[in-house]
Context: one part of a larger RNA
RNA sequence: UGCUGUGCGCCUGAGCGGAAGGCUCGGCCAGUACGAAAGGAACGACGAGCCAGUGCCUCUGGUGAGCGGUCGUCCGACAGGGCGCGCCGCGUAGCCACGCACCAAGGGAUAAGAGCUGAAGGCAUCUAAGCUCGAAGCCCGCCGCAAAAAUAGGCGCACCAUGGGCCAGGGUAGAAGACCCUGUUGAUAGAACCGGGGUGUAAGCACCAAGGCGAAAGCCGAGGUGUUGAGCCCACGGUUACUAAUCGCC
Numbered sequence: 001u002g003c004u005g006u007g008c009g010c011c012u013g014a015g016c017g018g019a020a021g022g023c024u025c026g027g028c029c030a031g032u033a034c035g036a037a038a039g040g041a042a043c044g045a046c047g048a049g050c051c052a053g054u055g056c057c058u059c060u061g062g063u064g065a066g067c068g069g070u071c072g073u074c075c076g077a078c079a080g081g082g083c084g085c086g087c088c089g090c091g092u093a094g095c096c097a098c099g100c101a102c103c104a105a106g107g108g109a110u111a112a113g114a115g116c117u118g119a120a121g122g123c124a125u126c127u128a129a130g131c132u133c134g135a136a137g138c139c140c141g142c143c144g145c146a147a148a149a150a151u152a153g154g155c156g157c158a159c160c161a162u163g164g165g166c167c168a169g170g171g172u173a174g175a176a177g178a179c180c181c182u183g184u185u186g187a188u189a190g191a192a193c194c195g196g197g198g199u200g201u202a203a204g205c206a207c208c209a210a211g212g213c214g215a216a217a218g219c220c221g222a223g224g225u226g227u228u229g230a231g232c233c234c235a236c237g238g239u240u241a242c243u244a245a246u247c248g249c250c
Base pairs, nucleotide, nucleotide: 005159006158007157008156009155010154011153015145016144017143018142021051022050023049024048025047026046028044034039053102054101055100056099060097061096062095063094066090067089068088069087070086071084072083073082074081075080106140107139108138113133114132115131116130164250165249166248167183168182169181170180171179188244189243190242191240192239193238194237195236196234197233198232199231204227205226206225207224208223211220212219213218
């Protein structure tokens, strides 16, 4: 741009694409068939697994914001920090694999081939009419795309006012564009609070205290206990318009 009213939403599926797959082992068949013996199958159904592929994060395991411990040094009264690719322990979400799930069965029509019935041709003949079977192959079945399928499809709603874009708050999206959601008639992001979760018991204060110093009075004191499942933290869920999605423009 087309599809012949426009817009929005939901479908159909002509057609196209796809990892459609490949392989191993075990018991049964069977110590059977076969073979003098030695040895030793197959058809078939069953069970387990591997490779390749796709998706996912409940579990397991990585990574991991974060929290804690600790060494050296520097700043600092303490507290608390900086640096050393510091080191060590644990670790939510997300992303992952070493983890989990699926990748099946089946149906239809056939090839070579195997047959039935059966004439021409009193017999015979799978074929001439008719019929039954028969492949990892073909068509379905499974997954994805798909109305530009020019025979250009269908359904619903609205209507001569609406639709789209810009802009703004953001992600289920993402290299940039794009895509998706939201914009006060609002929970879109932040914040606060609640829930859930990670670390593992903060600082301060109180009490206890090995030991050190001191003639004594007393002072210092690692550490422990309580306050305290504390403090710190969160990428998750919810609630609340407190902050920002204003006002607008094409």
The prediction has a mean pLDDT of 84. Predicted 3D model of a 250-nucleotide part of an RNA (large-subunit ribosomal RNA, domain VI) from Infirmifilum sp. The organism belongs to Infirmifilum, within Archaea.